This is a predicted structure of a 72-nucleotide RNA (transfer RNA) from Elusimicrobia bacterium RIFCSPLOWO2_02_FULL_39_32. Rfam family: tRNA.
[in-house]
Formats: sequence, C1' cells, structure tokens
RNA sequence: GGGUGCAUAGCUCAGCGGCAGAGCGUCCGCCUCACACGCGGAAGGUCAGAGGUUCAAACCCUCUUGCGCCCA
Repeated sequence: GGGUGCAUAGCUCAGCGGCAGAGCGUCCGCCUCACACGCGGAAGGUCAGAGGUUCAAACCCUCUUGCGCCCA
C1' cells in the first nucleotide's frame, strides 16, 4: 500500500429497515438472627464519528477513527 472483520449498558454479547435487549455486575425490596443462595423490582445507552438513501436507519451506501486478521 491492497483486501477483510469488528466497534451496541460497567463487562461479555444479541439485535439483519418500524418503541434498543439478554446474561453477569451495581442499587433497592422480600427472605435470614445475620451473610450467602434464591425471588421481585429499578437505574444505567448521543448504537465509534460525519455525511447520504428512506415516510422511517443500530441495521443499507460513502468517508473518517480505533483494534484485529490476510496478502504484498
């Protein structure tokens, strides 16, 4: 330099055009003498950034940034 994959909650990830989710973690309640386990609930997201397409974009297209892989 060419090609390619990934970027979504604190962490690991799902979501394949129509209200952003799960597990773990955190907080609160129940339970217990107390803790743990278990049960119930809550908070937490500019979906890496910018632009475009569309009535509508995390999702499609272009560029940029970061990380990884292949080729040279």